[in-house]
A computed fold for a 1518-nucleotide RNA from an uncultured bacterium, annotated as small-subunit ribosomal RNA. Its Rfam family is "Bacterial small subunit ribosomal RNA". Gene Ontology terms of the family: structural constituent of ribosome and ribosome. RNAcentral holds the sequence, with entries from ENA and SILVA.
RNA sequence: AGAGUUUGAUCCUGGCUCAGAACGAACGCUGGCGGCGUGCUUAAGACAUGCAAGUCGAGCGAGAAAGGGGCUUCGGCCCUGAGUACAGCGGCGCACGGGUGAGUAACACGUGGGUAAUCUGCCUUCGGGACCGGAACAACCCGGGGAAACCUGGGCUAAUGCCGGGCGAGACCACGAGGUCCUUGGACCUCGCGGCAAAAGGAUGGCCUCUGCUUGCAAGCUAUCACCCGAAGAUGAGCCCGCGUCCCAUUAGCUAGUUGGUGAGGUAACGGCUCACCAAGGCAGUGAUGGGUAGCUGGUCUGAGAGGACGAUCAGCCACACUGGAACUGAGACACGGUCCAGACUCCUACGGGAGGCAGCAGUCGGGAAUUUUGGGCAAUGGGCGAAAGCCUGACCCAGCAACGCCGCGUGAGCGAUGAAGGCCUUCGGGUCGUAAAGCUCUGUCGGGAGGGAAGAACGCUGUCGGGUUGAACAAUCCCGGUGGAAGGACGGUACCUCCAAAGGAAGCGCCGGCUAACUCCGUGCCAGCAGCCGCGGUAAUACGGAGGGCGCAAGCGUUGUUCGGAAUCACUGGGCGUAAAGCGCGUGUAGGCGGCUUGGUAAGUCGGGUGUGAAAUCCCGGGGCUCAACCCCGGAACUGCACUCGAAACUGCCUCGCUCGAGUCCCGGAGAGGGUGGUGGAAUUCCCGGUGUAGAGGUGAAAUUCGUAGAUAUCGGGAGGAACACCAGUGGCGAAGGCGGCCACCUGGACGGUGACUGACGCUGAGACGCGAAAGCGUGGGGAGCAAACAGGAUUAGAUACCCUGGUAGUCCACGCCGUAAACUUUGGGUGCUAGGCGUCGCGGGUAUUGACCCCCGCGGUGCCGAAGCUAACGCGUUAAGCACCCCGCCUGGGGAGUACGGUCGCAAGACUAAAACUCAAAGGAAUUGACGGGGGCCCGCACAAGCGGUGGAGCAUGUGGUUUAAUUCGAAGCAACGCGAAGAACCUUACCUGGGCUUGACAUCUGGGGAACCUCCUGGAAACAGGAGGGUGCCUUCGGGAGCCCCAAGACAGGUGCUGCAUGGCUGUCGUCAGCUCGUGUCGUGAGGUGUUGGGUUAAGUCCCGCAACGAGCGCAACCCCUGCCAUUAGUUGCCAACGGGUCAAGCCGGGAACUCUAAUGGGACUGCCGGUGUUAAGCCGGAGGAAGGUGGGGAUGACGUCAAGUCCUCAUGGCCUUUAUGCCCAGGGCUACUCACGUGCUACAAUGGCCGGUACAAAGGGCAGCCAAGUCGCGAGACGGAGCAAAUCCCAAAAAGCCGGUCUCAGUUCAGAUUGGAGUCUGCAAUUCGACUCCAUGAAGGCGGAAUCGCUAGUAAUCGCGGAUCAGCAUGCCGCGGUGAAUACGUUCCCGGGCCUUGUACACACCGCCCGUCACACCACGAAAGCUACUUGAACCAGAAGCCGGUAACCCAACCGCAAGGAGGGAGCCGUCCAAGGUUUGAGUGGUGAUUGGGGUGAAGUCGUAACAAGGUAA
Repeated sequence: AGAGUUUGAUCCUGGCUCAGAACGAACGCUGGCGGCGUGCUUAAGACAUGCAAGUCGAGCGAGAAAGGGGCUUCGGCCCUGAGUACAGCGGCGCACGGGUGAGUAACACGUGGGUAAUCUGCCUUCGGGACCGGAACAACCCGGGGAAACCUGGGCUAAUGCCGGGCGAGACCACGAGGUCCUUGGACCUCGCGGCAAAAGGAUGGCCUCUGCUUGCAAGCUAUCACCCGAAGAUGAGCCCGCGUCCCAUUAGCUAGUUGGUGAGGUAACGGCUCACCAAGGCAGUGAUGGGUAGCUGGUCUGAGAGGACGAUCAGCCACACUGGAACUGAGACACGGUCCAGACUCCUACGGGAGGCAGCAGUCGGGAAUUUUGGGCAAUGGGCGAAAGCCUGACCCAGCAACGCCGCGUGAGCGAUGAAGGCCUUCGGGUCGUAAAGCUCUGUCGGGAGGGAAGAACGCUGUCGGGUUGAACAAUCCCGGUGGAAGGACGGUACCUCCAAAGGAAGCGCCGGCUAACUCCGUGCCAGCAGCCGCGGUAAUACGGAGGGCGCAAGCGUUGUUCGGAAUCACUGGGCGUAAAGCGCGUGUAGGCGGCUUGGUAAGUCGGGUGUGAAAUCCCGGGGCUCAACCCCGGAACUGCACUCGAAACUGCCUCGCUCGAGUCCCGGAGAGGGUGGUGGAAUUCCCGGUGUAGAGGUGAAAUUCGUAGAUAUCGGGAGGAACACCAGUGGCGAAGGCGGCCACCUGGACGGUGACUGACGCUGAGACGCGAAAGCGUGGGGAGCAAACAGGAUUAGAUACCCUGGUAGUCCACGCCGUAAACUUUGGGUGCUAGGCGUCGCGGGUAUUGACCCCCGCGGUGCCGAAGCUAACGCGUUAAGCACCCCGCCUGGGGAGUACGGUCGCAAGACUAAAACUCAAAGGAAUUGACGGGGGCCCGCACAAGCGGUGGAGCAUGUGGUUUAAUUCGAAGCAACGCGAAGAACCUUACCUGGGCUUGACAUCUGGGGAACCUCCUGGAAACAGGAGGGUGCCUUCGGGAGCCCCAAGACAGGUGCUGCAUGGCUGUCGUCAGCUCGUGUCGUGAGGUGUUGGGUUAAGUCCCGCAACGAGCGCAACCCCUGCCAUUAGUUGCCAACGGGUCAAGCCGGGAACUCUAAUGGGACUGCCGGUGUUAAGCCGGAGGAAGGUGGGGAUGACGUCAAGUCCUCAUGGCCUUUAUGCCCAGGGCUACUCACGUGCUACAAUGGCCGGUACAAAGGGCAGCCAAGUCGCGAGACGGAGCAAAUCCCAAAAAGCCGGUCUCAGUUCAGAUUGGAGUCUGCAAUUCGACUCCAUGAAGGCGGAAUCGCUAGUAAUCGCGGAUCAGCAUGCCGCGGUGAAUACGUUCCCGGGCCUUGUACACACCGCCCGUCACACCACGAAAGCUACUUGAACCAGAAGCCGGUAACCCAACCGCAAGGAGGGAGCCGUCCAAGGUUUGAGUGGUGAUUGGGGUGAAGUCGUAACAAGGUAA
């Protein structure tokens, strides 16, 4: 620090996801040790049991028992226990410590201040003091009640308990006077007067100077502690204030003690805290009120920081203590382990009554994913009490449990290659686990055993010595120091140390497709499963499961949850708004924010210095202590803050003196569909009346509905009425926007230009608010010509509730009132300044020139186009910014759900504004790129259409296929590009299929052992394979051991498979397509995909060539080079040829010979737009011509670019994987592939006279031939047979070419056409023609009379037609591959169909239009809304009620202290009454949640139904 994920690819926007760190965690698997920490986050749910707050006898009175001892008359008594225990009075403490986080959005907390408005026990300091008296009440004793808790009557008694009196400086209160400092009720000083309030002289120790008794003690003295008053300090607390402190505005108004005043009460104290009266205020958009949530902080986690989240442990503060209320006591409480009342709950009960409060430590139940021992000790630290010893202390210190966290350590170290065994993989060679193990040599941490063994302890107590304090004192007390002593450690015989033995006891977890580090095998087969995101799995899965191996961490590792980060994805640091989400439809303007030049002042902001504070801990730095670390200690820094104070004055603010450039006013001028009102004009449509006139009109793609003989349409004249204003008219003008268009008048707004003068910042923006606001729509009333939702009809259509047509009502128009929306768009808020230009146009002005106008130049204001810089993701914007800046407002934060629901406001309604969530997706998007596609466009090709000729589709047959059948009808091929295809030869074989019979190292290959020559003949069984048997036969090489080939036997390695996968593959092939395309290097443009080149203008069959051009070149294709053919030449001359010469035959190149010709087959030539004319950019080229055998590629072939179709083939071959192994292999016989209702493809033969038949008679080319072609001759009607010459072939043979030509016949007929079918008889091949061959002859003689929709081929030696040959092959050809003979017609043209090329355009397609995609309906599931209601909770108001208690009143009843002789009084109290008030009750509102028959839409789901809305002009532009 980033990465993955939208696309074919790209850039951007944008969300989702991951890698990091953290945790009081939990869960899964695993688990050796130690240290230090941490441990109910949920039910503030309920709690059994024990413990958690007591202490003081040196405040006071009283005062046991057991036990022990002694005595005894055996009843008991005495001593001791012991002034002990227990309890009481009294004092102090119990308000601390400990727990919890419910409540609380608040002066609760934090921070800084204030208190002149306060209190403060214990503690410290200072000053002063403590005199004289009195009366009670517990305990205790006696009695009563009760189950108990406990209550009660009477009697006795002490005090540091209580009370009275006295003194009282000072304090306090009131009044009066004066002064200083100061300012709320402050401090100090002086004076006067009045009032009021103290105490315990108690406890203990010591002493005897004075007094008494006189041993010693008491009074007394003294010391300490305690007590009272006052002043001060310290500490703690109360109260007040500034600032800070979560979410919702779908909470906008709240408030009656409310806000203030006066007076009073109350409090420690201010205060409306409380009350009476008076006034009517107070709070709120800087968010009152209400609702939700929450203890706050130091800090913790994260982060670069700013920030975000959190508030466990530790520390500060607050609040609470079963729930609610209340006070008492006290220095302090409205009191966790106190009291009273009410309530709920639990427990006891004798039913009358009682008891209780773990959110203390343990522990239990419950809840929960989840959180510990009913431990030890007061040794340390701290606290309470005490003079002290000491007691108490679940605070605390320790231990226990838990990998919950952090930190440390170990599970060994070195050597060790035959790289062991074994596992896994393997291309079978090997690789890997792996120096890993074994083995050898060592070490000794932890754990185990044995022994030793701390620190934590100092204080206190005490002996003694010295010094000091107080004191009358040598006493005692207190303090300090030295020295000695005893007891004292929970942890714990722990840490630590030493020794002993021993590698011995100690490794797991996750992951290995990308992100992300780590790969193979097997299993599985869209199954089982995985998954954080993208996504894996449908037979070779590095993604599932297992294994081997690897990677990562390690006593842990993963998972889940949560927080921050990454996320600049709420943007202060640090984002945006033309098209991605986002500018309010427009204006006026309030608050607010922001604001020109300048003088002086001020010092709020701002800046600097200082002071105080910012607790400690934490973080950071330095140092130190535990062996290290974690952890702990010490010091420093820091705590970015707040307050006070001193200073500065540039900037901002405030006050102030001025200014004119911002803004505005006045004057002059012209422009304009700016607004409103009233008039007015013509054209046109329609309707009405009349004339002319006759059969149609109208409408459409074509029609029909419709109108018209009752006279339409057309045409002329007249009239009525409503609406809109042609031309002018413009990318022109005006307006804030919506919007505004004939002409005239009136009323009226704004802008602009010009000129001077004036005001003097008066400005900009603008949350709310207010106004305006197209169309449609609504209300009331008018109006209504045309147009026209709805509606009706006619068409179209599969349907057509549409598009088209004929009609037609609201509405459109006017008046008044609503509505308030829009693609209200420049999808671009307003303002100001700045930053190149060029070209138009509108308005005004100026200049030059002119007689004048126009033109020309300049300025200002508007409105357009193109463009510098710059900006932008790109497109684009560009002085009219989307540039550079500032100010203000509005708005955005993934898609869907949804601009929806609920709530609220507005509206007559329709609806508008405001505006979510659940749920769901891994995207949704913007711009641009390359393709593909379009019922887009342009250009151009092709037998693509057209023009022609002949066919197919109809018939019969052949053949292939589908289908069906079958034991099997083997398999493959499937639109073009499967179907006379693989088949260039299925009777057996082939053969892969079926039935049956057999074989198992196998029909075939290699290796091992043994035997045998190989081989040949015969017999038996059998359908054969095969099995059994008999006989013959002895080879070759040799170093004599044996070996090679072949055969047999045996065993095992292995063979074999036309079994599967062409979607694992190679190779080969088809196809687009012989189409003209496909690319690269460098350069250049672009952020990039990519573009350019290759586009453009011409041209070509062609990306062929030329020209131009940010391109320049190049490659694969095209063309050419190659073959055949057309002309010529040269060479050569047999088997071919024969012109001249000779010979010769019936004839014949037959012979001699010739080498001319044809031909053969080899080498060359020839054609290149080369020449001429025209045309064209002078080019490429095109047109015409000459010459030429051939002319613009002469004709034909071979040749197939990058690629596409997961095209075809595992059955040619090869090959991975899988499957099979007495069978899916191999052998054999027979059958099948030849079936047959039907359908299709490809063909053959025909339907006839351009023909059939008969006879005669010509002319080829290219091939083939030895298990072959086969001549002559003979036989047969024929197929053929016999026969055997010739020929391995320019020699011989196949071999007759046929159509043609000549002659004859047939005469339009199912025929002398056609030949299917069938009967019979034959031939040939072959082991064998039954299933199932071909051919021949005789007989038979079917359909068929030119073929529906549709469809195929062909542009010249082509189509058509005619025959010939070959491959395969024993035989079998209408198929296939070739050959030649005869030999046409037509092409205007490119609109249309099909296919293709180039450019361009649109796109929501990219599996690419056979694409994408929308809505209803049906089904399933999910969440949500509405809903008669039902229900729970929260809360307001009114009223009733009123416990305990404070306060007030009263007090006839009660009462010790004071007064009084007494009576009585003062005073106090019970009781009663009253105010306030908790629970409770009644009524009525509000809010929130749950649930609800039914209902509404929404989302998701595999291949459901209906249509086709959108994306290409998506077929009606959206």